The RNA shown here (small-subunit ribosomal RNA) has 1467 nucleotides and comes from a metagenome. The coordinates come from a structure-prediction model, not an experiment, and the mean pLDDT is 86. RNAcentral holds the sequence, with entries from SILVA.
RNA sequence: AGAGUUUGAUCCUGGCUCAGAACGAACGCUGGCGGCAUGCUUAACACAUGCAAGUCGAACGGAUGUAGCAAUACAUCAGUGGCAGACGGGUGAGUAACACGUGGGAACCUUCCUUAUAGUAUGGAAUAACUUCGGGAAACUGAAGCUAAUACCAUAUACGCCCUUCGGGGGAAAGAUUUAUCGCUAUAAGAUGGGCCCGCGGCAGAUUAGCUAGUUGGUAGGGUAAUGGCCUACCAAGGCAACGAUCUGUAGCUGGUUUGAGAGAAUGAUCAGCCACACUGGAACUGAGACACGGUCCAGACUCCUACGGGAGGCAGCAGUGGGGAAUAUUGGACAAUGGGCGAAAGCCUGGUCCAGCAAUGCCGCGUGAGUGAAGAAGGCCUUAGGGUUGUAAAGCUCUUUCAGCAGGGAAGAGAGUGACGGUACCUGCAGAAGAAGCCCCGGCUAACUCCGUGCCAGCAGCCGCGGUAAUACGGAGGGGGCUAGCGUUGUUCGGAAUCACUGGGCGUAAAGCGCGCGUAGGUGGUCAUAUAAGUUGGAAGUGAAAUCCCAGAGCUUAACUUUGGAAUUGCUUUCAAAACUGUGUGACUCGAGAGUGGUAGAGGGAAGUGGAAUUCUUAGUGUAGCGGUGAAAUGCGUAGAUAUUAAGAGGAACACCGGAGGCGAAGGCGGCUUCCUGGGCCAUUUCUGACACUGAGGCGCGAAAGCGUGGGGAGCAAACAGGAUUAGAUACCCUGGUAGUCCACGCUGUAAACGAUGGGUGCUAGAUAUCGGGCAAUUGUUCGGUGUCGCAGCUAACGCGUUAAGCACCCCGCCUGGGGACUACGGUCGCAAGAUUAAAACUCAAAGGAAUUGACGGGGGCCCGCACAAGCAGUGGAGCAUGUGGUUUAAUUCGAUGCAACGCGAAAAACCUUACCAACCCUUGACAUCGGAGUCGCGGGGAUCGGAGACGAUCUCCUUCAGUUCGGCUGGACUCCUGACAGGUGUUGCAUGGCUGUCGUCAGCUCGUGUCGUGAGAUGUUGGGUUAAGUCCCGCAACGAGCGCAACCCUCGCCCUUAAUUACCAUCAGGUCAAGCUGGGCACUUUAAGGGAACUGCCGGUGAUAAGCCGGAGGAAGGUGGGGACGACGUCAAGUCAUCAUGGCCCUUACGGGUUGGGCUACACACGUGCUACAAUGGUGGUGACAAUGAGACGCGAAGCCGCAAGGUAGUGCAAAUCUCAAAAAAACCAUCUCAGUUCGGAUUGGAGUCUGCAACUCGACUCCAUGAAGUUGGAAUUGCUAGUAAUCGCGGAUCAGCAUGCCGCGGUGAAUACGUUCCCGGGCCUUGUACACACUGCCCGUCACGCCAUGGGAGUUGGUUCUACCUGAAGCCGGUGUGCUAACCGCAAGGAGGCAGCCGACCACGGUAGGGUCAGUGACUGGGGUGAAGUCGUAACAAGGUAGCCGUAGGGGAACCUGCGGCUG
Repeated sequence: AGAGUUUGAUCCUGGCUCAGAACGAACGCUGGCGGCAUGCUUAACACAUGCAAGUCGAACGGAUGUAGCAAUACAUCAGUGGCAGACGGGUGAGUAACACGUGGGAACCUUCCUUAUAGUAUGGAAUAACUUCGGGAAACUGAAGCUAAUACCAUAUACGCCCUUCGGGGGAAAGAUUUAUCGCUAUAAGAUGGGCCCGCGGCAGAUUAGCUAGUUGGUAGGGUAAUGGCCUACCAAGGCAACGAUCUGUAGCUGGUUUGAGAGAAUGAUCAGCCACACUGGAACUGAGACACGGUCCAGACUCCUACGGGAGGCAGCAGUGGGGAAUAUUGGACAAUGGGCGAAAGCCUGGUCCAGCAAUGCCGCGUGAGUGAAGAAGGCCUUAGGGUUGUAAAGCUCUUUCAGCAGGGAAGAGAGUGACGGUACCUGCAGAAGAAGCCCCGGCUAACUCCGUGCCAGCAGCCGCGGUAAUACGGAGGGGGCUAGCGUUGUUCGGAAUCACUGGGCGUAAAGCGCGCGUAGGUGGUCAUAUAAGUUGGAAGUGAAAUCCCAGAGCUUAACUUUGGAAUUGCUUUCAAAACUGUGUGACUCGAGAGUGGUAGAGGGAAGUGGAAUUCUUAGUGUAGCGGUGAAAUGCGUAGAUAUUAAGAGGAACACCGGAGGCGAAGGCGGCUUCCUGGGCCAUUUCUGACACUGAGGCGCGAAAGCGUGGGGAGCAAACAGGAUUAGAUACCCUGGUAGUCCACGCUGUAAACGAUGGGUGCUAGAUAUCGGGCAAUUGUUCGGUGUCGCAGCUAACGCGUUAAGCACCCCGCCUGGGGACUACGGUCGCAAGAUUAAAACUCAAAGGAAUUGACGGGGGCCCGCACAAGCAGUGGAGCAUGUGGUUUAAUUCGAUGCAACGCGAAAAACCUUACCAACCCUUGACAUCGGAGUCGCGGGGAUCGGAGACGAUCUCCUUCAGUUCGGCUGGACUCCUGACAGGUGUUGCAUGGCUGUCGUCAGCUCGUGUCGUGAGAUGUUGGGUUAAGUCCCGCAACGAGCGCAACCCUCGCCCUUAAUUACCAUCAGGUCAAGCUGGGCACUUUAAGGGAACUGCCGGUGAUAAGCCGGAGGAAGGUGGGGACGACGUCAAGUCAUCAUGGCCCUUACGGGUUGGGCUACACACGUGCUACAAUGGUGGUGACAAUGAGACGCGAAGCCGCAAGGUAGUGCAAAUCUCAAAAAAACCAUCUCAGUUCGGAUUGGAGUCUGCAACUCGACUCCAUGAAGUUGGAAUUGCUAGUAAUCGCGGAUCAGCAUGCCGCGGUGAAUACGUUCCCGGGCCUUGUACACACUGCCCGUCACGCCAUGGGAGUUGGUUCUACCUGAAGCCGGUGUGCUAACCGCAAGGAGGCAGCCGACCACGGUAGGGUCAGUGACUGGGGUGAAGUCGUAACAAGGUAGCCGUAGGGGAACCUGCGGCUG
């Protein structure tokens, strides 16, 4: 300090996630030792049992015990009395408060303690204990009697004290003791502790906006330790609140703790300070102090005891129990230390505390050994089978002993005594490597990789995402990485997150500027002078508890830990000083702002009047059959006279031309003309005021269209509606009609893509150009104010903005914080309604989004090409047959190929074989290869018999007797047998592959280097202007070059030359035949086959830019690539092929291998593709009879001749071929016939008879002859090929092959028609445009409906919490009144009094009750929408002009997306 994740890729915005640190933690696996810490976060739930607050006999009477004869002494004890029990300890329920923190203040109290002064005198009456008698189950309690005090009472005294009307009045004590001493009383002061008041500070909600009657203040009184409405009476009507009152929710506060660079954010365990509470609620008593955790009274709930009459209790003390919970310890030891209570003290008490126990809960430290050791052992794992790795790791050898163990010694903690801890820490000795390692991870982020298993299963996952047969992502293993007595997971907090932004963000298009103005509070504010000192700045003082953090030291062996000192505590208060800036006061100024005067432009607003054109209607005339409407039609109107046309009239609405990127207005918006009323702006002048300004939360006003109310009006247009079309449907688009509405008046509504998607104001920062209004100047200009376009700097993610800023700054307001849910629900406000405004959550996703890039696509555009269309010729689709496929059938009909780019395809030959399929029968190291062992030397070949379908098995027989040799079955070779390694597989995966191939496409494209531009993906080059078949070439250009493609180089055909000349050829010469290059001869020609030449826009003219090129011409065999072929860029289709071959993985192994016979691949209702033959006269048939080329031939071609009607047979000359053979070319031509018909067309089918091949033609061959003579008369929708020696037509050859060709591959013969042209169909190329597509339009995607699940709103109600108001009730208690009953101290001789107590009454008041509200939560038949789900249904709304441009507001309509009207926007 960052990283992953939106995309094909990019930049940005933006969320989600991760790496770090922390914890009072929990869970999983594991676990050696020690030190120091920490340990119910949940039920402030309920608690058994024990302990946690007592002490004092030196306050008192007494009792018991011991000793003593006794006095008495000692010890112990219930009670009276004193002090303590208000501390210490626990908890965080309540509390949003002067509770806490901090800093101040005045009207107070303070036991014990310290200091000082003074005093401590005289009397009295009771009472518990105790005794006796009672009640009661108990708790407890009644009556009578006796008694003491430091208990109680009175009196006296009172320097000081208190009250006072200033005269006066009031008030104390306690003793113990032999002394000393300890007490007691009053007063003054201190210290300590506490009470009260105030400033400031720290929380969420406005879907809580008004709250308040003791409320705010005053006077008087009461009350308190003390101020005060704290309380009461009276008077006044105040007080609080947008700087957030009240209400609701949540919460103990702080020092601190965690994190963070900091600012902050979160938190408030342990330790420390404060507060609050003590079963729940209320109350007071005592006391210095409490409204009291282990006190009292009452009420309530709960638990327990009971003799049913009554009683008892309060662990949020320490242990402990139950319960709750993911979860948190021992019913331990000691007062030795420290501290506390009491006591004169000894001492007693102390679950405070100090220790121990339990727990890896955390932090810190240590150990589990060290050195050496390569045969790199064994084993494991991997392997390319060589090896690698585990790995110096182990073993082995040499050492050490920390910790743990055993034994011995043994502290400090305590300055005299006293040690729970504890025989602990520590020290010494002994033995022995001995007792001591796990957890997580290994796809990226993120360090670390292989094998096996599994096969979208099981599973993983923090995010992205893995898993569908080769998973580094699941599970196991080996190996590796990380941390280590721990390691992971989960949860929470901070960080990263600049993702609430003070430090430190944004708002044109990503989320975000209110529709616009006026203006209140508030915020901000021009120049000069002066005063002040609130802000501000500096100094000083006080405070900011300790602990913590930080720094420097010290002590435990170190560390954690403890401790000393310092620093810090950023704050608050007081005070002194300064006066620049801000504020405030005063005085001045004119530049901001406003006013005056003079001009000026304008659809600015309101009212009244008025004008013409057009539409429609009415009347009348002319006139006749149509009009109207559309893509085409129809509905509709019209012979009852329309449309058209002429004239007149009526009525409503809107204002052509001017008109403009123009003007005005704050926005919405504003358009004929005239008049009246009226707002604002601009210019000039520089006369006046003197900061009067800017912004603006709330508030108020204006605010298109649609819509609503009341009343008018209604020509045209037109939601709804009706009809006609279109369509699969058409609730639409189109057409004919048509109502609200549109118009006016008055009132409401308050929203729009109300947009410049850009709030207002001020200042500053290059220009160019156009235009509107005004001034100056008068040829151009200049200046002020507006409105536009381009553009510098700068800004921006980019697009773009750019003096009219989205630049640089300041001021004020509004708004945003991932997408969906949701412009929603609930609540509030407004509205007649429609609805508007304000505005969540649950749940769900990992994205949603902006700009730009490259592609692809478009029922976008431009340019161009192609037998793509058009123009033609011939077909296919109809028939019969052939062949392939689908389907069906079958034991099997083997397998593959499936749009173009499968279907006469693999297959250039299925009767057996082929053959992979089926049935049956056989074989199992195998039909084939290598190795080991044993045996035999032969092996092999031929024949025959038997069984069998054959393979095979059994038997007999004949021929033959391997090579080398060191003579050894020694070597080679061969065969047989055995055994296992293995063979074998046309089994599977073409989506694991190689190779090969198809296709786009012989289309003109596809890229690179360097440079340049861009943040980047990328662009440029390759685009542009021309041109070409071509990215072919030229020119231009931030590009310059290059590569793969194109072209050329290669083959062939066409012309010529040279060379050569047999088997080809024959002009000349000669011979010769029935005939014939037949012969001699000759290479002249043809031909053959080798090498050359020739064509290059080279020449001329035109055109073009003087280019490239194009057009025409000449010459030429050939002319603009001369014709044809081979040749196929980067890539696409997971295209095809595991059945050509090769090959990884998987699978079978007496079978999924091998052999054999027979069958099947040839089936047949049907459908499709490709062909052949036809339908005839451009023909058929018969006859005569002419002209080719390519090829093939010895397991062959096979001649002549003869035989057969023919297929063919016979024959065998010749030929390994320019010699011989196949071999006849056919169409054509000529002659004859047929005469338009199912025929002398057509030949299927069937019967019969044959031929050939072959072991074998039944399933299942080809051919011949005789007979038979089917469909078919030119073929629907649709569709194919072809641009010249081409189509069409005619025959010939070859491969395969025993035989079998309508298929395939070749060859020649005859030989056309047409192309205006590029609008359209298909495919393609280039440029451009839009895009929500990128698996790329077979894309993406919307809504209803149906089903499952989830959360949520409404809901008749119902249940509970909380709170308010009114009323009733009124325990205990204090207070007030009364006090008839009772009454020791004082007064009084007495009666009685004073005083007191009980009782009664009253006020207040807890719990409770009744009634009615508010609010929150749970639940609820039914119901609404929402989200999500692998596949469903209906349509196709959006994205391209998305096929009717889309969207916004509003209204109506419709299964649904949506459609239509009105106005608006361009996204």